[in-house]
The RNA shown here (transfer RNA) has 69 nucleotides and comes from a Thermoanaerobaculia bacterium.
The sequence is in RNAcentral, with records from ENA.
Its Rfam family is "tRNA". Gene Ontology term of the family: triplet codon-amino acid adaptor activity.
The prediction has a mean pLDDT of 81.
Taxonomically the source falls in Thermoanaerobaculia (Bacteria, Pseudomonadati, Acidobacteriota).
């Protein structure tokens, strides 16, 4: 100097309009049981602190951590 930090894990999402997927977990159906399959549910003060704005994951500033050079 560049990139990244969003659910337990891996990640998506941006002309600023109240956040999703897959896997995992839990419940149910099915099954002699389990697995597989199907249905449903829970789970995130978005790394931290400020600023701008009616409104910020998204824009601006500082800091922390990780990776690359």
């Nucleotide at each position: 100097g560049c990139g990244g930090a969003u659910a337990g894990c891996u990640c998506a999402g941006u002309g600023g309009g109240u956040a999703g997927a897959g896997c995992a977990u839990c419940g149910g159906a099915c099954u002699u049981u389990g697995g597989a399959u199907c249905c449903g549910a829970g789970a995130g003060u978005g790394g931290c602190a400020g600023g701008u704005u009616c409104g910020a994951c998204u824009c601006c500033u500082g800091c922390u951590c990780c990776g690359c050079a």